[in-house]
Molecule: transfer RNA
Organism: Parvularculaceae bacterium
RNA sequence: GCCGCAAUAGCUCAGCUGGUAGAGCAUCUGAUUUGUAAUCAGGAGGUCGGGGGUUCGAGUCCCUCUUGCGGCA
Numbered sequence: 001g002c003c004g005c006a007a008u009a010g011c012u013c014a015g016c017u018g019g020u021a022g023a024g025c026a027u028c029u030g031a032u033u034u035g036u037a038a039u040c041a042g043g044a045g046g047u048c049g050g051g052g053g054u055u056c057g058a059g060u061c062c063c064u065c066u067u068g069c070g071g072c073a
Stems, first nucleotide, its partner, number of pairs: 001072007010025004019056001027043005049065005
């Protein structure tokens, strides 16, 4: 230099053929317990890496940039 993959909640990751963003763990509250742990119920937590475009509508499609990983040279 060229090619490919990845970037979504504090962490690990889903998200189908474009149609109101989810799970587990962690955290908070409550129940249970003499108390803790475990268990159960509920809550909060996100402008989906930045910018632009297409579309009635973009996490998803297109362009570009950034970061990380891999391959070729």